[in-house]
RNA sequence: CGGGGCGUAGCGCAGUUUGGUAGCGCGUUUGGUUCGGGACCAAAAGGCCGCUGGUUCAAAUCCAGUCGCCCCGA
Numbered sequence: 001c002g003g004g005g006c007g008u009a010g011c012g013c014a015g016u017u018u019g020g021u022a023g024c025g026c027g028u029u030u031g032g033u034u035c036g037g038g039a040c041c042a043a044a045a046g047g048c049c050g051c052u053g054g055u056u057c058a059a060a061u062c063c064a065g066u067c068g069c070c071c072c073g074a
Stems, first nucleotide, its partner, number of pairs: 001073007010026004020057001028044005050066005
């Protein structure tokens, strides 16, 4: 320098195919259960999707640019 993959909740990931209110597990908080803890049960909080711009009635999803990490090639 060229090509490819990844970036979404505190952590690990799904959702992109087919654009239509953003989910799962763990964790956290509250309550129940227990003498207490753990386990179990119920509920809640928590992310405008790496960033900027564009297309569209509508973008995590499509397009362009850009940043970070990883892989391959030169």